RNA sequence: CAUACCUCGCUGGGAGAAGCUGGCCGCCGGAUUACGGCAGGCCGGUGCCGAAGGAGCAACCGCCCCGGAAACUCUCAGGCAAAAGGACCAGCAAGGUGCC
Numbered sequence: 001c002a003u004a005c006c007u008c009g010c011u012g013g014g015a016g017a018a019g020c021u022g023g024c025c026g027c028c029g030g031a032u033u034a035c036g037g038c039a040g041g042c043c044g045g046u047g048c049c050g051a052a053g054g055a056g057c058a059a060c061c062g063c064c065c066c067g068g069a070a071a072c073u074c075u076c077a078g079g080c081a082a083a084a085g086g087a088c089c090a091g092c093a094a095g096g097u098g099c100c
Base pairs, nucleotide, nucleotide: 004097005096006095007094009092010091011090012089013088018046020045021044022043023042024041025040026038027037028036029035047080048079049078053076054074055073056072060068061067
C1' cells in the first nucleotide's frame, strides 16, 4: 500500500401466517345473579406461517477416512395487529487469523 475471512458491538434495512375459537378469571358499561363490551390474563381447540434455535435430504467443497455444506424439506421449538423478536444485507468501530 492493497486486501479476504471469523468473532463481538453500534446504526439502518429486514418477509410470511386467524385481530379464529371454547372455558375460567379480570376490568368496563348497565336496568346490578340478566345482558353487552375488551388488540386483557391463564388453560385448551382448530387452521395457518418459516427467516431465531433444532432436525432431515445432499448439489457442491474436500476426498483415504473423518469433515463442511442451502433461503430446499420437516415444523420439535418459535410465530400469526402493533411493539418485541427476526435469518440475512449494508455501513462504522474493536479484536483475531490470513495473503501480497